[in-house]
Context: one part of a larger RNA
RNA sequence: UGACGGGUCCCCGCACAAGCAGCGGAGCGUGUGGUUUAAUUCGAGGCUACGCGAAGAACCUUACCAGGGUUUGACAUAUACGUGGUAGAGAUCUGAAAAGUGAUCGACCCUUCGGGGAGCGUAUACAGGUGCUGCAUGGCUGUCGUCAGCUCGUGCCGUGAGGUGUUAGGUUAAGUCCUGUAACGAGCGCAACCCUCGUCGUUAGUUAUACGUGUCUAACGAGACCGCCGGUGAUAAGCCGGAGGAAGGUGGGGAUGACGUCAAGUCAGCAUGGCCUUUAUAUCCUGGGCUACACACACGCUACAAUGGCCGGUACAAUGGGUCGCGAAACCGCGAGGUGGAGCCAAUCCUCUAAAGCCGGUCUCAGUUCGGAUUGUAGGCUGCAACUCGCCUGCAUGAAGUCGGAGUUGCUAGUAACCGCGCGUCAGCAACAGUGCGGUGAAUACGUUCCCGGGCCUUGUACA
Numbered sequence: 001u002g003a004c005g006g007g008u009c010c011c012c013g014c015a016c017a018a019g020c021a022g023c024g025g026a027g028c029g030u031g032u033g034g035u036u037u038a039a040u041u042c043g044a045g046g047c048u049a050c051g052c053g054a055a056g057a058a059c060c061u062u063a064c065c066a067g068g069g070u071u072u073g074a075c076a077u078a079u080a081c082g083u084g085g086u087a088g089a090g091a092u093c094u095g096a097a098a099a100g101u102g103a104u105c106g107a108c109c110c111u112u113c114g115g116g117g118a119g120c121g122u123a124u125a126c127a128g129g130u131g132c133u134g135c136a137u138g139g140c141u142g143u144c145g146u147c148a149g150c151u152c153g154u155g156c157c158g159u160g161a162g163g164u165g166u167u168a169g170g171u172u173a174a175g176u177c178c179u180g181u182a183a184c185g186a187g188c189g190c191a192a193c194c195c196u197c198g199u200c201g202u203u204a205g206u207u208a209u210a211c212g213u214g215u216c217u218a219a220c221g222a223g224a225c226c227g228c229c230g231g232u233g234a235u236a237a238g239c240c241g242g243a244g245g246a247a248g249g250u251g252g253g254g255a256u257g258a259c260g261u262c263a264a265g266u267c268a269g270c271a272u273g274g275c276c277u278u279u280a281u282a283u284c285c286u287g288g289g290c291u292a293c294a295c296a297c298a299c300g301c302u303a304c305a306a307u308g309g310c311c312g313g314u315a316c317a318a319u320g321g322g323u324c325g326c327g328a329a330a331c332c333g334c335g336a337g338g339u340g341g342a343g344c345c346a347a348u349c350c351u352c353u354a355a356a357g358c359c360g361g362u363c364u365c366a367g368u369u370c371g372g373a374u375u376g377u378a379g380g381c382u383g384c385a386a387c388u389c390g391c392c393u394g395c396a397u398g399a400a401g402u403c404g405g406a407g408u409u410g411c412u413a414g415u416a417a418c419c420g421c422g423c424g425u426c427a428g429c430a431a432c433a434g435u436g437c438g439g440u441g442a443a444u445a446c447g448u449u450c451c452c453g454g455g456c457c458u459u460g461u462a463c464a
Base pairs, nucleotide, nucleotide: 001464002463003461004460005459007458010455011454012453013452015448016447019411020410021409022408023407026302027301028300029299030298031297032296033295034293035292042053043052064288065287066286067285068284069283070282073126077125078124079123080122081121082120083119088105089104093100094099108117109116110115128277129276131275132274133273137271138270139266140265141264142262144260149188150187151186152185153184154183155164156163157162168179169178170177194254195253196252197251199222200221201220202219203218204217205216225248228242229241230240231239232238304404308363309362310361311360312359313358314357320351321350322349325344326343330339331338332337370401375396376395377394378393379392380391381390417440418439419438420437421436422435423434
C1' cells in the first nucleotide's frame, strides 16, 4: 500500500422487513448428472453451467457408431506432360446408395491457322482435419456492476515503499455539487448529447370518414430549467411544500458498461502459433445414434376447482409477417383439413372471429360435468421417406393430483398477477422455449436491528 476481520462509524440495493404470486409434493415438457449403449458427438459446472451454444437432431443438419466406397482427393493454387469425338449430357447393367460400366448425342473463347486459353486426365508440390492445447493467442462474451469509482501532470511531504490531490463539514442517484484545505489542474468513468413513449404547434397526406374538421400516419419544432412563490440551510450546494402545467425535481423505458478481477468462457462461429494426422484423425454414401431409462437435480407448462367447469349469445386491441409467399368469398367435411382462387410486392389485399370480459342457462362440493396423463382406434398435413423418431383432428379410455416438508424465487406501478395475439428459426415440428405486442389490473414498504452483496472513512493483523 492492499486484502481480510463472527472490529468500529456512515450510506446504498426487492438485501431484509411489509405484501402479492410462485417453486419445492402430482402428471407432462425441456436441459443436466448418472447408468446403459456399437454410438448414445462435443462444449458449458457455485453465484457467473443445467428451455445454455441449439432463432427449431426423421434424411440433411451431424461433428458420433456399423457397414460399403475414394486416395492430388468434396474444395484452392502452381508446374510439367497428355487430351478433339475432348468438356458436358447420358440409355443399359451391377448396387442399399455412393460409385463403377458405358450404347448414343455432343460443345465454348482467342488466333499470325503453327497454336494458345478453359475443361478433363496423369504426376508432383500440396489440399483436408468440428484432431489437441482458451494455461501459447486475436476477436467476442459473462461477472463484480450502470457499482461510483480508477488514474495522471506539476507542486509539496517522506531516507524509502509511498502519501497528498481523491481526506474533512454539508449534499446528491452519482468523486453530483458547494464550502474548507499544500495543493493546483487534467483524463477515463457519472451526467448530458442519441433512440423511444407521454402534451402541444406547423407542414404534408391514396389511412379513416357523417366528405368539414378531427382521429391517424411521419417529418420538423416547442416544452421542464428547482425557472416562479414560501419555508429551511452557512448569504452556498441543496432539501421540503405550493402554484402553473400533459408532464416536477434524473418525467417513464432503452442504447450506452471506467481502471481492472476471475490463467472465468469460447481453438466446435471465425481467425491464429505450436503439436499431431496424411490409403486416414481426410472424404462420399446407406442405415443407426444424438429421442436409450432403475434413478437424482434444474427450469417451465397443466392442474388439484364454484372468484370455477360446460353450453348459448355478445363487446373491445396492438406489434408484426407475406411472391418458391399471405391467401379472401363460396362450396365439401363433426373436425384437423380439402376444393377454390379474388386481392395483395401491401397504412390499400391477406393473415384477423383476440382471449380473459359482459349477459343468460346448467352443474352443487363429489376424485365430480374438476383434472387431463396414458392407451386403443379412425383420419388429416408436410415431406423421396413419419418404424426407430413429426405435428394435428374425431371417437373411446379416463391415471396421479384435494394446494404441497425443510427450504427457496420473482416483483415497488401500468409493475406483479391473470389473458390472449404476433414474430424469428422453419418443408413439417416435438415452442409449454425465446423475443416482442396489446387487454384487465392490484397489495405493500413501520423501518435498517438482523441475512446477502456493494461503496467511503477508520482500526487490528503471525497474510501478500
Molecule: small-subunit ribosomal RNA, 3' major domain
Organism: uncultured prokaryote